Overview:
Small-subunit ribosomal RNA from a metagenome, 1551 nucleotides, folded computationally. Rfam family: Bacterial small subunit ribosomal RNA. The prediction has a mean pLDDT of 83. RNAcentral holds the sequence, with entries from SILVA.
């Protein structure tokens, strides 16, 4: 810094999209470590549990407690002793244990000291810290001022004090109520609690005086007098003096408090200037409202509140009022900057604390974990009543795409209280969780080629992953294990010592030393050993955008940010391999800025792309001529204050680095104050005349309004003449007319419009204005330069004017003419055309207010070459001339501008001023709302949704029921056909087991096929084979091997069978052996007329034998492109000439080639044959008795010969060369001569760039796909030959220019040995026999036919025509049934010249006649390809049909008119307007009721009670706003192949 995307291509306009950076993020895949940050953005939704504000016993009484002294001696009591009653026993005695006494010990009572704790009173703090952003558009915040209108606890400084008394009430005890929470009565009590008195440095109030400041209200200081007004003690120490027995006290001293003042500091309140989002589809709002007076209230000003008075106040484009949204800022993100977005963490301010209201206490609150009330919700309850508030830290539920531990500690920092120790502190410090972000580190390093294996790919050679791995040598960060181990801590208190203050060894202060304190944490950090050991993914790879291949899929599945990929060869889908990028992350999504100069201040536009208001007047506003002076608001400069810190920048420093953190500097572009300057702007003052206006003299005009008048024409009416039509159209008809039209003459009526003049002319602001005259009236121009002295320009809002159509009321109505009716046209015709015809068009009065209201160009001023015409003037002048002002036009590359077209002194150029308007297309000149309107409707004017374009100008093509020029058997002029018949042949269709396949307008259809009975053959049925009918290779095997007769079976192929029986090379005499060929088996593979001609090569058709298609260099154009190649002539031709910003060149044209037409030369067999000669035969003549001879002629043959014909080689000839005329002196054209031929002599071959995805994979080749006991191969039989029908191409005819019979002529070009076949014989014939000749200028096919001559037929379904059918045959062939040709006899159909329509041909042509050939055994050939014979007619001409070429024009086409494209209807989907209503939210007004509470009144000694004003919530009625939903309904958008038409694009067929 740009890129992609509108087009066939181009330039422009313009939107959409991408690359960058960022985030409190989320999601997907993946995940080694550490540091530093960061983490409920949604429901200001609800919350279990724990903790988050206490502290002081050195303020107070009381209570408990530790230790200890004193006193009284209470209670309990292990144990000891005494031993009663009672019981047992014959007894001794025993059991039993009352009672009394002793007593360790324990526990209490009173009192003094002491330790610790504590409910309550009291003090201070709970107004900080912490959380959140709901509300708030506001002095809330930011910034800068003010407070002379204020307050400030704790803290500091200064001054002065700290006196004498009194009182109540918690706790406690006691009585009672209640489930509880809690409450009440009585008794007693302390204080730093409360009250009263004293003193009064001071302070406050009142009255004076003086001085300073202030614009003023006022305020500051000094002073005089009068009045009011304070306090509280606690804890230590001392023993000099006094009191006391002592303890101790007075006293002294220290310290913490207390009181009154003044000041400071800090914090707070209030006021003001400026700044602070969207909306005008919110334009008017307001009754405490605005001001005053008085009072109340407050710390304080103030309608802050009340009463009274006045009627104001705010706002209009500088946006009031209303609605929506939002905490504000430092900053943060982005950016080159200006800007834009944002306000999480950190910091400042504000607001809030379940929703709402309220006050109390206090220095401070209307108070997050205080109080009262109302409400919603949750919980407890004995149903009477109570309790609660996580938007503190954790945590939980819910909603959500989504956001953490119910952790540790007060060690540090900070805070509250305290004299202090200390206590409290979810502030904070740490920690856990999360790749959420930033930063750092690692996952190894070096060597290592057989380029391993494997993967992928391949043209099969290889390439690549890839030094990558293995392997060798090293290292050990991080992690794991073991060991060591910090800093963060310095204080206070306490102890000791020293110094100072003091009367003092007390106490206090200072210093030194000592003691003590760590949550994190055995953490950071350091060390040791082991071992490459534990550690890589994600996205992309068509272009933008770095990175390519294989397979799969087959408009499917899918991808996609935009363009777009995917329909059988996908670098775009999915997978693999490879590659690129980033890396503990990588992608995606969401959002912001950027790119986007795409809201343009920097930095855009408005003729045609979006955009100039229809035009004017004019308010506010904006802008404004020349000179002088003043001022200093803007402006410029200096200084001062402020602009918090953090952040960002620079420098330095601390963590190993970095992130991070610290220090210093600069900066903070701003605001305020002050000083200076005076050019410019503003303001004030004084002038000027050039802008503007005024005056005088002239000028033109369809400028406007009203009135009057006029002629022509149309129509109607009356009358005359007159008769059958008129009218209308492409053609008609409706219509008018015999009841007299049209036509024509005369008269009359009425309405509307004003021919010629008339012009690119004139006037007007625009709309617009056109007969003549009069009246009234606006503006403009020219000349003079009188006067005023900037009076100007523009112009939101506003006002007026404003074509046509339309509306209201009243007139008028001739012509024209929506609607309507009829007639036509048409598939239809609600149209175009015709006949009628009503509103309307006209007038008056009033609405409407829009147009392609256009120059698609706002107004004004100035500047910047010209040429030419015209209107109205003026000046100069000898002139048809020149100059000048104001208009109206044209031309113009002067310059300049523009995307181009074009504009160009009438700017779209260069500048200034002001206004209006635009920001992708559609939705939408729409909806809703508002305003206007009688209505129709107008003005203003969105959104959802949807598309990636829509658009402008120009270019090249193509096209046009656009134009011009030209050509062609294109039409016309002619000749002959096709379309009708029968048959042949091809195609479609149908049928079939199969009727194989291809070809389909021209350019398929007698085409592939120059030969379907089998074969061909690809189709069908059936039967068989499987390395195969055919090729190559590898491995193995068999040895009477390969080959293979007879025979069996079978439709055949095939299957059996096996007599016989080899070959080549080496060794070599031979056998033999080895190898090969051949055979068998297996594997690779063969094979395929299977698919794709839209994967292809090659070949072909067609436009078209049309004259075109291009290139190099130059030039023009921003460019696509143009020029050349256009133009004037000419030609068959882009053929040639001339001109020309072109000059040349290539492929085509022409020529060169072949045949043909004339001549020459050469050559002469198999050709020719004039001439000569000869042989033989015939005929004739003569001679001769005759035999015969001679001559002539003819036929055949021979020999000379090569003249001619001819053959086949080479030449000549024709070039507009010559003459005349035309033309431009050219090219060329017309005519003529000569010539066999004349203007390309005739014909052929030859087919430019390209078009039709034209045809062909079934000629051949070939990529890919498919098939492999079958889609291959073999075989038998069938089919391609079917047959209701339709079409194409042909043959034969329909007859007399003919048919039949007989006779007689004249060709060319071909073909022939598996062949052509002679003579001769047989057969009516097809043919058979025969065999001479011929490898052919020699022999054969071979007879040419039409023609000619003669005869017959006599106009008829015929002596025309020959189909069809019956019979008999011939030939080919293995075979003739399906399914051959030919012959003979018989049969004898349709057909009598062909509808609409259509084809060929311009001369040796059409027409007509025969001959030959290929293919081929034969033939379906009437086809095709050639050959010769006979041999015409016509062309005025280019209007029309078709095709083509060139130029030009229009285009919305470019798949290019077989194009594009519009609307209704039908279907699906989507969003949206209206809608009877229904239902929420928030809002306003009036009224009712009215809690708590402040204030107030009354009563009461008081506590308090009762009343009043105001008021939250609630209720009733209504207003206006905004959502959701709604039967039905309106249009809109989107959607490969729906319906109907055909509106637009070409003159789009009616511009």
């Nucleotide at each position: 810094a740009g890129a992609g995307u509108u087009u066939g291509a181009u330039c422009c306009u313009g939107g959409c999209u991408c690359a960058g950076a960022g985030u409190g993020a989320a999601c997907g895949c993946u995940g080694g470590c550490g540091g530093c940050g960061u983490g409920g953005a949604u429901u200001a939704g609800g919350c279990a549990u724990g903790c988050a504000a206490g502290u002081c016993g050195a303020g107070c009484g009381a209570u408990c407690u530790u230790u200890u002294g004193g006193g009284a001696g209470g209670c309990a009591g292990a144990g000891g002793u005494u031993g009663a009653a009672g019981c047992c026993g014959u007894a001794a005695g025993g059991c039993a244990g009352a009672u009394g006494c002793c007593a360790a010990u324990g526990u209490g009572c009173c009192u003094g000291a002491u330790u610790g704790a504590u409910a309550g009173c009291g003090g201070c703090a709970g107004a900080c810290u912490g959380g959140u952003g709901a509300g708030u558009a506001a002095c809330a915040c930011g910034u800068g001022a003010g407070u002379a209108a204020u307050c400030u606890a704790c803290c500091c400084u200064u001054a002065a004090g700290u006196u004498a008394g009194g009182g109540a009430a918690a706790g406690u005890c006691u009585c009672g109520c209640g489930a509880a929470a809690g409450c009440g009565g009585g008794a007693a009590u302390a204080a730093u609690c409360c009250c009263u008195g004293a003193u009064g440095u001071g302070u406050c109030c009142g009255u004076g005086a003086c001085a300073g400041c202030u614009u003023a209200a006022g305020u500051u200081g000094u002073u005089a007098c009068g009045g009011g007004u304070a306090a509280a003690g606690g804890c230590g120490g001392g023993g000099a003096a006094c009191c006391g027995c002592a303890a101790g006290g007075u006293c002294c001293u220290g310290u913490c408090g207390c009181u009154u003042a003044a000041g400071g500091a800090u914090g707070a309140g209030c006021u003001c200037g400026c700044g602070u989002c969207c909306u005008a589809u919110c334009a008017g709002c307001u009754a405490g409202u605005u001001g005053g007076u008085a009072g109340g209230g407050u710390a304080a000003u103030g309608g802050c509140c009340u009463a009274c008075c006045a009627a104001g106040g705010c706002u209009u484009u500088u946006g009031a009022c209303g609605g929506g949204u939002a905490g504000c800022u430092g900053g943060c993100c982005u950016u080159a900057g200006a800007g834009g977005g944002u306000g999480g963490u950190c910091a400042g301010c504000c607001a809030c604390a379940c929703g709402g209201g309220g006050a109390c206490u206090g220095a401070g609150a209307c108070a997050c974990u205080g109080c009262c009330c109302c409400g919603a919700c949750u919980c407890c309850u004995a149903c009477g009543g109570g309790a609660g508030g996580c938007u503190g830290c954790a945590g939980u539920c819910g909603a959500g795409g989504a956001u953490a531990u119910u952790u540790a500690g007060c060690a540090a920092u900070g805070g509250a209280c305290g004299a202090a120790a200390g206590u409290c502190u979810g502030a904070c410090u740490a920690u856990g969780c999360g790749a959420c972000g930033c930063c750092g580190c690692g996952u190894g390093a070096g060597g290592g080629a057989u380029g391993a294996a494997g993967g992928u790919u391949u043209u099969c050679g290889g390439a690549u992953c890839g030094u990558a791995a293995a392997c060798c040598u090293c290292u050990u960060u991080c992690g794991a294990u073991c060991g060591g181990g910090a800093a963060g801590a310095a204080a206070a208190u306490c102890c000791a010592c020293a110094g100072g203050g003091u009367a003092a060894u007390a106490c206090c202060c200072u210093g030194u030393g000592g003691c003590c304190u760590g949550a994190c944490g055995g953490u950071a950090c350091c060390g040791a050993g082991a071992g490459a050991a534990g550690a890589a993914g994600c996205c992309a790879c068509g272009g933008c955008c770095a990175a390519c291949u294989c397979c799969g899929u087959g408009c499917c599945a899918g991808c996609a940010g935009c363009c777009g990929c995917g329909g059988u060869a996908a670098u775009a889908c999915g997978g693999g391999g490879g590659u690129g990028g980033c890396g503990a992350g990588c992608g995606u999504u969401a959002c912001u800025c950027g790119g986007a100069u795409u809201u343009a201040u920097u930095g855009g536009g408005u003729g045609u792309a979006a955009a100039g208001g229809g035009c004017a007047g004019g308010u506010a506003g904006g802008c404004g001529g020349c000179u002088u002076g003043a001022c200093a608001a803007g402006u410029g400069g200096g200084a001062g204050g402020u602009g918090a810190a953090a952040u960002a920048c620079c420098u330095c420093g601390a963590c190993u680095c970095a992130a991070u953190c610290g220090a210093g500097g600069a900066a903070c572009u701003g605001c305020c104050u002050u000083c200076c300057a005076a050019a410019c702007u503003a303001u004030c003052a004084a002038g000027c005349u050039u802008g503007a206006g005024u005056c005088c003299a002239g000028a033109a005009g369809a400028g406007g309004a009203g009135a009057a008048u006029g002629g022509a024409a149309u129509u109607c009416c009356c009358g005359g003449u007159g008769u059958a039509a008129g009218g209308g159209u492409g053609a008609a008809a409706u219509c008018u007319g015999u009841a007299g039209a049209u036509a024509u003459c005369g008269g009359g009526a009425g309405g509307a419009a004003c021919a010629c003049c008339a012009g690119a002319g004139g006037c007007g602001a625009a709309g617009g204005c056109g007969a003549u005259u009069c009246u009234c009236u606006g503006g403009u121009c020219u000349g003079g330069u009188u006067c005023u002295g900037a009076c100007g320009c523009u112009g939101a809002a506003c006002u007026g004017c404003g074509a046509a159509a339309g509306c209201u009321a009243g007139g008028g109505g001739a012509g024209c003419a929506a609607a309507c009716a009829g007639g036509a046209u048409u598939a239809g015709a609600u149209a175009c055309c015709c006949u009628g015809g009503u509103a309307g068009u006209c007038c008056u009065a009033g609405c409407c207010g829009u147009a392609a209201a256009c120059g698609a160009u706002g107004a004004g001023c100035a500047c910047u070459a010209g040429g030419u015409g015209u209107u109205a003037g003026c000046c100069c002048u000898u002139u048809u001339g020149g100059g000048u002002u104001a208009g109206c036009g044209c031309c113009g590359u002067a310059a300049g501008a523009u995307a181009a077209c074009u504009c160009g002194u009438u700017a779209a150029g260069u500048g200034c001023u002001c206004c209006a308007c635009c920001u992708g297309g559609g939705g939408a000149c729409u909806a809703c709302g508002a305003c206007c309107g009688c209505a129709a409707g107008g003005u203003u004017a969105a959104a959802a949704c949807u598309c990636a374009a829509a658009g402008g100008a120009a270019u090249u093509g193509a096209c046009g029921g656009g134009g011009g020029c030209c050509u062609g058997c294109a039409c016309a002029a002619g000749c002959g056909g096709u379309g009708g018949a029968a048959c042949a042949u091809g195609u479609g269709g149908u049928u079939u087991a199969a009727u194989u396949c291809g070809a389909c307008g021209a350019u398929a259809c007698g085409c592939g096929a120059a030969g379907a009975a089998c074969c061909u053959c690809a189709c069908c049925a059936a039967g068989g084979c499987u390395u195969g009918a055919c090729a190559u290779g590898u491995a193995g095997g068999a040895a009477g091997u390969a080959u293979g007769a007879a025979c069996c079976u079978g439709a055949g192929a095939g299957g059996g069978g096996g007599a016989a029986g080899a070959c080549c090379u080496g060794u070599c005499a031979a056998a033999u052996c080895a190898g090969g060929a051949g055979c068998c088996u297996a594997c690779a593979c063969a094979g395929g007329u299977g698919c794709u001609a839209c994967a292809u090569a090659g070949c072909u058709g067609u436009c078209g034998u049309c004259a075109g298609c291009u290139c190099g260099u130059g030039u023009c154009g921003u460019g696509a492109g143009a020029u050349g190649u256009u133009g004037g002539g000419u030609u068959a031709a882009g053929u040639c000439c001339c001109u020309c910003a072109a000059c040349g060149a290539g492929c085509g044209c022409a020529a060169c080639c072949u045949c043909u037409a004339u001549c020459c030369u050469u050559a002469g067999u198999u050709g020719c044959a004039a001439c000569u000669u000869u042989a033989u035969g015939g005929c004739c003549a003569g001679c001769g008795u005759a035999a015969g001879c001679u001559g002539g002629u003819u036929a055949u043959g021979g020999a000379g010969g090569c003249a001619c014909u001819u053959u086949a080689a080479g030449g000549a000839g024709a070039c507009u060369g010559c003459c005349c005329c035309g033309g431009a002196u050219a090219a060329c054209g017309g005519g003529g001569a000569g010539g066999a031929a004349g203007g390309c002599g005739g014909a052929g071959a030859u087919g430019a760039c390209g078009u039709c995805a034209a045809g062909u994979c079934c000629g051949u080749a070939u990529g890919g796909c498919c098939u492999u006991u079958a889609u291959g191969c073999c075989u038998u039989g069938g089919g391609c030959u079917a047959c209701a029908c339709a079409c194409g191409u042909g043959u034969u005819a329909c007859a007399a220019u003919g048919c039949c019979c007989a006779c007689u002529a004249c060709a060319a070009a071909g073909c022939g040995u598996c062949g052509c076949c002679a003579a001769c014989c047989c057969g009516c014939g097809a043919g058979g026999g025969g065999g001479g000749g011929c490898c052919a200028a020699u022999c054969g096919c071979a007879g040419a036919a039409a023609a000619g001559u003669g005869g017959g037929c006599c106009c008829a379904g015929u002596u025309c025509a020959g189909a069809u059918u019956g019979g008999a045959g011939u030939c080919u062939g293995c075979a003739a049934u399906u399914c051959g040709a030919c012959u003979c006899c018989a049969u004898g159909a349709a057909g009598a010249c062909g509808g609409a329509a259509u084809c060929g041909c311009u001369a040796g042509u059409a027409a007509u006649g025969g001959c030959g050939g290929a293919u081929c055994a034969g033939c379906u050939a009437c086809g095709c390809c050639g050959c010769c014979g006979u041999g015409a007619a016509u062309a005025c001409g280019u209007u029309c049909c078709c095709a083509g070429g060139c130029c030009u024009u229009g285009u919305a086409c470019a798949c290019a008119c077989c194009g594009c494209c519009c609307g209704u209807c039908a279907a699906g989907c989507g969003a949206u307007g209206g809608g009877a209503g229904c239902u929420g939210g928030a809002u306003u007004u009036a009224c009712c009721c009215g809690a708590a509470g402040u204030c107030u009144u009354a009563c009461g000694c008081a506590a308090g009670u009762a009343g009043g004003c105001c008021u939250a919530a609630g209720g009733u009625a209504a207003u206006a706003c905004u959502g959701g939903u709604g039967a039905c309904u309106g249009g809109c958008g989107c959607u490969a192949a729906g319906u109907c038409g055909g509106a637009a694009c070409a003159a789009g067929g009616u511009a």